Predicted 3D model of a 155-nucleotide RNA (glmS glucosamine-6-phosphate activated ribozyme aptamer) from Thermacetogenium sp. UBA4966.
Rfam family: glmS glucosamine-6-phosphate activated ribozyme aptamer. It is annotated as a riboswitch. Rfam describes the family as follows. This entry contains a glucosamine-6-phosphate activated ribozyme that is found in the mRNA for GlmS. GlmS is an enzyme that uses fructose-6-phosphate and glutamine to generate glucosamine-6-phosphate.
It was read from a public genome assembly, where an Rfam model found it.
The coordinates come from a structure-prediction model, not an experiment, and the mean pLDDT is 78.
[in-house]
RNA sequence: AAAGGAAAACAAGCGCCUGGACCAGCGGACAGCUGGUUGACGAGGAAGGGGUUUAUCGAAAUAUUCGGCGGAUGCCCCUCGGUGCGCCACCAUCGUGAGGAUGUCCUGAAAAGCGAGGAGCAAUUUCCGUCACAAAGGGUCAUCUGUGUGGGGAG
Numbered sequence: 001a002a003a004g005g006a007a008a009a010c011a012a013g014c015g016c017c018u019g020g021a022c023c024a025g026c027g028g029a030c031a032g033c034u035g036g037u038u039g040a041c042g043a044g045g046a047a048g049g050g051g052u053u054u055a056u057c058g059a060a061a062u063a064u065u066c067g068g069c070g071g072a073u074g075c076c077c078c079u080c081g082g083u084g085c086g087c088c089a090c091c092a093u094c095g096u097g098a099g100g101a102u103g104u105c106c107u108g109a110a111a112a113g114c115g116a117g118g119a120g121c122a123a124u125u126u127c128c129g130u131c132a133c134a135a136a137g138g139g140u141c142a143u144c145u146g147u148g149u150g151g152g153g154a155g
Stems, first nucleotide, its partner, number of pairs: 014070004019066001020038007041058003047079006080095005085155001087151004099145005105139003113130003117126003
């Protein structure tokens, strides 16, 4: 270095299930027991540390996407970093594509629906094809806005 083998890991709108709902078996039984199924559809989102907890956006539906637990890229504080010409502090605002606002354009679903398979007694689950439909965010261009306060100094 190559090949082979084994184990673990390969979640972050994510994982889990003592409630509920549903299915199967036992049962006279919508009692109970046992076993099982379900329990959020994607888009977007990470400088480091600490804290905190119902942490963004829309889709579908009106049936449970109910309820609960944990986590989490949210938020707050500090540090670091960018921008406000360059240096320091403060202030403001952001996070390396690093200020804000508005508008144009671009980017952009999945579930659902339709068609057909696989697994399961079933609840249900999985896969393929087809066909749509968002919002936030991001990018682009244009316009507007921000050239702050104090210090220092003359690049």